Predicted 3D model of a 74-nucleotide RNA (transfer RNA) from Hyphochytrium catenoides. Taxonomically the source falls in Hyphochytrium (Eukaryota, Sar, Hyphochytriomycetes, Hyphochytriales). Its mean pLDDT, the model's own confidence on a scale to 100, is 82. The sequence is in RNAcentral, with records from ENA. It matches the Rfam family "tRNA". Rfam classes the family as a transfer RNA.
RNA sequence: GUUUGGGUAGCUCAGUUGGUUAGAGCGGAAGACUGAAAAUCUUUAGGCCAGUGGUUCAAAUCCAUUCCCAGACA
Numbered sequence: 001g002u003u004u005g006g007g008u009a010g011c012u013c014a015g016u017u018g019g020u021u022a023g024a025g026c027g028g029a030a031g032a033c034u035g036a037a038a039a040u041c042u043u044u045a046g047g048c049c050a051g052u053g054g055u056u057c058a059a060a061u062c063c064a065u066u067c068c069c070a071g072a073c074a
Base pairs, nucleotide, nucleotide: 001073002072003071004070005069006068007067010026011025012024013023019057028044029043030042031041032040050066051065052064053063054062
């Protein structure tokens, strides 16, 4: 340089053919339980979905471009 896949919560990842308020597990906080912890149970906080522009009544999702990560080729 070419090409493929990816970027969504603190971490690992889902997210269907574009359509109601974006979800799970782990982790965090509070409570229950305990003599006290751990484990378990209940509740809860945390996201402008990498950036910009475009298409659309409507975009995490489609298109263009930029940035970053990984692989393959040269």